RNA sequence: UUUUUAUACAGAGGCGCUGAGAGACAGGCUCGAUGACGCGUCGGCAACCACCCGCAAGCUGCGGAACGGUGCCAAUUCCUGACCAUAUAAAAA
Numbered sequence: 001u002u003u004u005u006a007u008a009c010a011g012a013g014g015c016g017c018u019g020a021g022a023g024a025c026a027g028g029c030u031c032g033a034u035g036a037c038g039c040g041u042c043g044g045c046a047a048c049c050a051c052c053c054g055c056a057a058g059c060u061g062c063g064g065a066a067c068g069g070u071g072c073c074a075a076u077u078c079c080u081g082a083c084c085a086u087a088u089a090a091a092a093a
Base pairs, nucleotide, nucleotide: 001093002092003091004090005089006088007087008086013042014041015040016039017038021031022030023029025081026080027079028078043073044072045071048069049068052064053063054062055061056060077085
C1' cells in the first nucleotide's frame, strides 16, 4: 500500500513548547493570537488484539478485569455528498 471482517449518535484534558491556520476531500458550519492544529509530558476513556477470572457450553458466546500491543480524549465520522468515501482495530498478501 491492497484485500477481508468489525466498529463509528456512548465515553474521556491539565500543564509545557511552538505560533497560524485547523476540523481527511467538496459545499456548509464551527474551532482559533483569551493561542487552535501539532509536539512533549502527566492523566483519563474505551475494550479491537493478547493475557487472566467467572458462567453457559463446545473450540464458541456472555459477563468481569485492565499489567501489555494499538486506538481515542470540541461538535454524531461536526452536518450533507461519495458508502467500492474516511478513520481505527484484527487478519492476510